The RNA shown here (SAM riboswitch aptamer (S box leader)) has 109 nucleotides and comes from a Lachnospiraceae bacterium. The coordinates come from a structure-prediction model, not an experiment, and the mean pLDDT is 75. Lineage of the source: Bacteria > Bacillati > Bacillota > Lachnospirales > Lachnospiraceae. The RNAcentral record of the sequence draws on Ribocentre.
[in-house]
This record gives sequence, C1' cells and structure tokens, in this order.
RNA sequence: UACUUAUUCAGAGUCGGUGGAGCUACAUAGGAGCUAUGAAACCGCAGCAACCCCGGAAAACCGGAAGGUGCUAACCUGAGCGAACUAAUUUUGUUUCGAACAAUAAGAG
Repeated sequence: UACUUAUUCAGAGUCGGUGGAGCUACAUAGGAGCUAUGAAACCGCAGCAACCCCGGAAAACCGGAAGGUGCUAACCUGAGCGAACUAAUUUUGUUUCGAACAAUAAGAG
C1' cells in the first nucleotide's frame, strides 16, 4: 500500500519535555470552534477500553490487564451515488435504508 472480517456506543490528560503554526477522521461544500496563555508531529509518564492476549467454561459467556496495538482539548449541517417509498412520467422530495469515503483491530498477501 490494496484485500477480507468485525466495530465505530461508552470511557479516559487541555500532564511534562522537544517542537514552532496549524488543527477539530468521515464532500475539493456551508457554517461553527480550538490554537503563541503554544497547533500538528515525536518522546515520557498517567489513565481508558478490551481487538489480539491470559484464566475458567462444551458453548453462550464470565473474569483479568503482564505483553502487542489503539484511544484520552476543540463538530454540526448534510450535497452527490444506489434501493425503497411518494408524487409523477423520466423528473420531484418532508422521508427511510444502504453503499461509498474515513478510523481502529485481527487475518492472510
């Protein structure tokens, strides 16, 4: 980097150091916000969760947190695509669902 599967609810830091201008994942859109009283990124410490993992069980599942990852300031609208429905006659939308996009984990390359 592309593929498969699962999850995207909740939880937990504006801590310290380096750094020095961007940032708030999810439209090349609109708005809003965080930031020199220090953004991103990296390192350390602390914490959260429980995917891998560990213990028990036939299984569902229950418990744990040593280790591998991840996460812990600041977000709403919802365009476009597909299906349903609706009106209607090839186009409309007060709607619903899904995919796609994106993040994380595991697996096999």